[in-house]
Model confidence (mean pLDDT): 83 of 100. Predicted 3D model of a 349-nucleotide part of an RNA (large-subunit ribosomal RNA, domain IV) from a bacterium.

Context: one part of a larger RNA
This record gives sequence, structure tokens and C1' cells, in this order.
RNA sequence: UCUUCGUUAAGGAACUCGGCAAAAAAGCGGCCGUAAGUUCGCAAUAAGGCCUACCGCCUAAAUUUUCGCAAGAAAAUUUUGGCGGUCGCAGCGAAAGUAUCUCUAGCGACUGUUUAACAAAAACACAGCUCCCUGCGAACUCGCAAGAGGAUGUAUAGGGGGUGAUGCCUGACCGAUGCGAGAAGAUUAAGACUGGCGGUGUGCGCGCAAGCGCAUGCUGACUGGUUCAAGUCCUCGUCAAUGUCAGCGAUAACUAUAAUCGUUCUAAGGUAGCGCAAUUCCUUUCCGGGUAAGUUCCGGAGCGCACGAAUGGUAUAACGACUGGAGAACUGUCUCAACGAAGAGCUCG
Repeated sequence: UCUUCGUUAAGGAACUCGGCAAAAAAGCGGCCGUAAGUUCGCAAUAAGGCCUACCGCCUAAAUUUUCGCAAGAAAAUUUUGGCGGUCGCAGCGAAAGUAUCUCUAGCGACUGUUUAACAAAAACACAGCUCCCUGCGAACUCGCAAGAGGAUGUAUAGGGGGUGAUGCCUGACCGAUGCGAGAAGAUUAAGACUGGCGGUGUGCGCGCAAGCGCAUGCUGACUGGUUCAAGUCCUCGUCAAUGUCAGCGAUAACUAUAAUCGUUCUAAGGUAGCGCAAUUCCUUUCCGGGUAAGUUCCGGAGCGCACGAAUGGUAUAACGACUGGAGAACUGUCUCAACGAAGAGCUCG
């Protein structure tokens, strides 16, 4: 010096990102008592207070034993309640084991699950809600196939997507993208059919020859025409499908503001609710509370840089090794350090 412990004057979180760590209270028993809130189950062992040893007496109950024909009497044990007394600072006196509590907000309803070995959470899941697909040889998944699962199930079933208990709710927009339905028209491939042109085989004819013509085959990354599916264009529907949800100017008898008006654009212009928020740049917004002093916190306000309704909105009792703020108790966390114990380290043997 380090590790693990123990004690500490006065103060008591002044430490620190943060009461991290430590300390303290309580000690799951008995009696009393217990708020807001609430989904009436809870919250709740809320909080808080008192008792607890030993001796004697009384009281009440139960059980057992003895005596007795019975009625009943007596005794013992255990327990209930009361009174009196004794001792100590202290009576669940030790040991072991064993909740600190209160107020307030956010997030997630809850129990649960997770990054084996840096993250346990507000992430995942969940019951509930909703949408889509599937009529059974089901959809879907695995497999080249046979086949298997789904399921020895049958739409109150099975598969997939989203949201995430519950309460109150879930607004506008189908222009774009996606999906579904439709079929009049437009467009549209290979293929099939049929021409042109070129190449070439065979036969015949003409011609001195070059070559030309006729007939009949084959052929071409050549070139037209006819026919022809889905799709696309097109017409509807659909947002708990992907998504989107505006400007500018003027206006009231102080001022300010604008219920109101005008105008442009749009598929439609953000409704309810919430709001400086896990979202607010400006920003330590403004007002109020709490503190002697508060960039955090709580309540309110709102021109929301850039909330907003199942990528759900908002509220919510209960729950949480979650996160923020405040308090009580308690303490070597600190002011500010000191001493002691054991071990390691160092030196010597």
C1' cells in the first nucleotide's frame, strides 16, 4: 500500500450522475388501528400504537384419570382472561433466519420471456380487439417426387398480418401505391395459318453460252398480313391496406385578438383527446408550487421548429430487481479523517 472486517466526537446526504455502498428500523406472534384511490378483488402486514420474562392467586374452557348405581366430587395437563408481586438499561433479551417506509409523475395493464459470459428493460410475449385467406385431397409449410405436417381437426376450425388488459373512443381523404371485382374498347408474346423476297435440291422447256421460265420440295437471327391469353391502359370498391391530412390577405366602437370574409391550391386539408411531452429547435418558454437558493420535478398555459387517433389516441386501480422528483428514518457517502483485527505484499531467517 491492497483485500476483508470492526468502532468512532459534532454534524447528518453537505458526497455523488444518482443515498452507489453502508447503516438503521421492523422482526412475519398477539391485541388495537389503518387514508387517498379503486376494475370493489384490492390498496393492506398500508401507515401507526401497545404487549411479550419469571412467581403467586383468581377466572373460564377442553381433555384425561380416580371415587360413585346415578347425581356429582376430587385431581392432573393444556389453554383463555384478570389482578398482585420480583429482577434487569433491555423479557420474540442469545443464535439462526427474516419486509425500511411515505408522497408524486412517466412507461408497460398484469404473472411471464430475452442478448449462456458487459444490456432484464419502456424491448418480446400475453389475454382481449381487428383485418385477410381457407369448404377439406382446405389454405399454409417441408419435400425433385412419393409423401408428411396442418389433423385422425372441419369456419365457435386452421393459417397469416396488425394492435396489445380494462374504461371512453378510433375523425377526413380512394388522387398515388397495394389488394379485390369487372368486362365494352385500346395495346400485347411465343405459337398457328398465309403472302413477299432470298438461298438451294429435282424434273421439264428455251438458249451457242451466260442465263431465263414453268412445276414440285426444303430452307431463312429476312420482311408483311390474319388469329390469339394473362397483364397493362380502362371502370368501380377498399385505409384496424401502404399512406396523406395546406397557404395568403383583410376584418369588431381603446388596444389586442379574430367568431367572420375574400382568394389560391388540393384526393382531403388534423376531428376528439393530449400538448415545452421518452416528442419543443428557439429554451433554463411563461405563470404557479416545492427549496434560503430548483437547467431536474409537479400543476397550468399553447403560434405543436416537428403530438394525434389499432406504426392506435387518451385515462387508468393493481403490479414492476424499470425510470424521474420529494420526504421520514438512518448512517464514515461526506465535512475529514482516526484507530483496531485478520490476510496479502516488502525485508530477514
It matches the Rfam family "Bacterial large subunit ribosomal RNA". It was read from a public genome assembly.